Context: one part of a larger RNA
Molecule: small-subunit ribosomal RNA, 5' domain
Organism: uncultured Candidatus Saccharibacteria bacterium
RNA sequence: GGACGAACGCUGGCGGCGUGGAUAAGGCAUGCAAGUCGAGGGAGCCCUUCGGGGCGACCGGCAAACGGGGUAGUAACACGUGGGAAUCUACCUCAAUCACGGGGACAACUCGCCGAAAGGCGAGCUAAUACCCGAUAGUAUCGCAUUUAUUGCGAUUAAAGGUUCCGUCUUAGACGGAUUCCGGAUUGAGAUGAGCCUGCGGGCUAUCAGCUUGUUGGUAGGGUAACGGCCUACCAAGGCUAUGACGGCUAGGGGGGGUGAGAGCUUGGCCCCCACCAAUGGCACUGCGACACGGGCCAUACACCUACGGGUGGCUGCAGUCGAGAAUCUUCCACAAUGGGCGAAAGCCUGAUGGAGCGACGCCGCGUGUUUGAUGACGCUCUUCGGAGUGUAAAUAACUUUUAUCGCUGAAAAAGCUUCGGUUGAUAUUAGGCGAUGAAUAAGGGGUUGCUAAACUCGUGCCAGCAGCAGCGGUAAUACGAGUGCCCCGAGCGUUGUCC
Numbered sequence: 001g002g003a004c005g006a007a008c009g010c011u012g013g014c015g016g017c018g019u020g021g022a023u024a025a026g027g028c029a030u031g032c033a034a035g036u037c038g039a040g041g042g043a044g045c046c047c048u049u050c051g052g053g054g055c056g057a058c059c060g061g062c063a064a065a066c067g068g069g070g071u072a073g074u075a076a077c078a079c080g081u082g083g084g085a086a087u088c089u090a091c092c093u094c095a096a097u098c099a100c101g102g103g104g105a106c107a108a109c110u111c112g113c114c115g116a117a118a119g120g121c122g123a124g125c126u127a128a129u130a131c132c133c134g135a136u137a138g139u140a141u142c143g144c145a146u147u148u149a150u151u152g153c154g155a156u157u158a159a160a161g162g163u164u165c166c167g168u169c170u171u172a173g174a175c176g177g178a179u180u181c182c183g184g185a186u187u188g189a190g191a192u193g194a195g196c197c198u199g200c201g202g203g204c205u206a207u208c209a210g211c212u213u214g215u216u217g218g219u220a221g222g223g224u225a226a227c228g229g230c231c232u233a234c235c236a237a238g239g240c241u242a243u244g245a246c247g248g249c250u251a252g253g254g255g256g257g258g259u260g261a262g263a264g265c266u267u268g269g270c271c272c273c274c275a276c277c278a279a280u281g282g283c284a285c286u287g288c289g290a291c292a293c294g295g296g297c298c299a300u301a302c303a304c305c306u307a308c309g310g311g312u313g314g315c316u317g318c319a320g321u322c323g324a325g326a327a328u329c330u331u332c333c334a335c336a337a338u339g340g341g342c343g344a345a346a347g348c349c350u351g352a353u354g355g356a357g358c359g360a361c362g363c364c365g366c367g368u369g370u371u372u373g374a375u376g377a378c379g380c381u382c383u384u385c386g387g388a389g390u391g392u393a394a395a396u397a398a399c400u401u402u403u404a405u406c407g408c409u410g411a412a413a414a415a416g417c418u419u420c421g422g423u424u425g426a427u428a429u430u431a432g433g434c435g436a437u438g439a440a441u442a443a444g445g446g447g448u449u450g451c452u453a454a455a456c457u458c459g460u461g462c463c464a465g466c467a468g469c470a471g472c473g474g475u476a477a478u479a480c481g482a483g484u485g486c487c488c489c490g491a492g493c494g495u496u497g498u499c500c
Stems, first nucleotide, its partner, number of pairs: 001500004006496005013366006019359002026322003030319003035062003040059002044055004069277003079201006087194002092190007100134004109124006140156006161182002164178006203249003210240003215237008252274004256267004279300005302313004330356001332355003338352001339350004369399003379390004404437006413427001416423002444489005449470003455484005465472002
């Protein structure tokens, strides 16, 4: 000199863009943060022009494994980069084929019962794209045989309907048809995502020198989507280590950031990628995917409710609160846009996101006027008492209106959706534009001995104090305190801390 997620002191006009719990991964009141589908199903309720429409607990489907947060743990195939083989992949795309025949339940509901509550028990009824059985089975899986490619034989494994339209029948509704759309099953291929193995790379420590028994390898079996001591039994006695094993300490990694001419040193906040975590420890279930932040079970600690028998909870989501701290924001608006989930769609949900609010925390921009004005006013300071400085500075006069205040006007961001008439903007009392008023609303901080730009007077008297270093202060202090002047920067200026 530069930099900062900064803090502190003094000061503070505006705007834009960023950025803001770094400490206690400490505890949390309250609200919201994941739902959706009636075009899968049977009840119930409401409205009705009797055509139909709406609400909707329950069963069912998809989603909830994404998105959002944090960095505790982890020195490790966690990450980065380059390879690899023994794998799976919902939704999506392409291709091919199939969708036949049956059955029994369980919620809701009704009845009865228990409990303070949370909730639970028994009996009975019922539907489905819920569940089960059978049939069918190729290029699926397995076994056997055979073979030039391969082929043959045997065994095993599927499914679900709905909407719209048309027709028939006696209303309800049932049946048939349609290529009207959405679905279902199997196989192959793709895309995407994920799991696994591995070379190399990046902390400190030898005042850690030996470590290891599923340990190292083999055989057999189990297990997994998949290779493998992943697990088990048996067998062998191996495996790692001074190129640092094992142990200890510290730490999420990278893209990147800071600084520097570079080499390097340092760092990993915001944004992106990856990993890990979800009160603490453990476990599995469901599922294409989890060992699952706002799912489940058990244990522990803590907190709350209780009729004392028993229950409930998990902000490291968005706000907010207490605590600790030098220190870090609103219990805001909207789904209008972008994106996500569900849905045929309309649409619903979305503290993701878009915005607004607060903080000079940072960067950038703008302003606090312009011109004129000397007999160089007043005041103040200094003085050799002559004067000098403040100083064109002020006053005065003329002007301007960025900004401010008020009034009027007023966007883009909109693509969509639609009954084709129309309708959709949180931001927004916005930005921008026009007009009016009037210099009106707006300057401080630090320094002034040398380094280091800028000095005089008074007070004090090794006192009070200053100080980054050298050092100032003991009666003429340019170094302390004050005044005046000056210097530097300027809505900031200094101090402290950290890095280069």